[in-house]
RNA sequence: GCCGGGGUAGCUCAAUGGUAGAGCAGUUGCUUUGUAAGCAUCAGGUUGGAGGUUCGAUCCCUCUUCCCGGCU
Numbered sequence: 001g002c003c004g005g006g007g008u009a010g011c012u013c014a015a016u017g018g019u020a021g022a023g024c025a026g027u028u029g030c031u032u033u034g035u036a037a038g039c040a041u042c043a044g045g046u047u048g049g050a051g052g053u054u055c056g057a058u059c060c061c062u063c064u065u066c067c068c069g070g071c072u
Stems, first nucleotide, its partner, number of pairs: 001071007010024004018055001026042001028040003048064005
């Protein structure tokens, strides 16, 4: 330099154009003599950044940045 994959909640990951979700972690409550476990509840997101297409973009296109792999 070229090619491919990836960046989404604190962490690990879903969501192939129509309200962004799950598990763990966290808050509050129930349960217990107490703790753990269990149950319920709540909160947490400018979807790496910019632009474009579209009535509507995590999703499609372009540029850019970071990580991983391959080729040279």

Transfer RNA from a Candidatus Omnitrophota bacterium, 72 nucleotides, folded computationally. Rfam family: tRNA. It is annotated as a transfer RNA. The sequence was found in a public genome assembly. Its mean pLDDT, the model's own confidence on a scale to 100, is 82.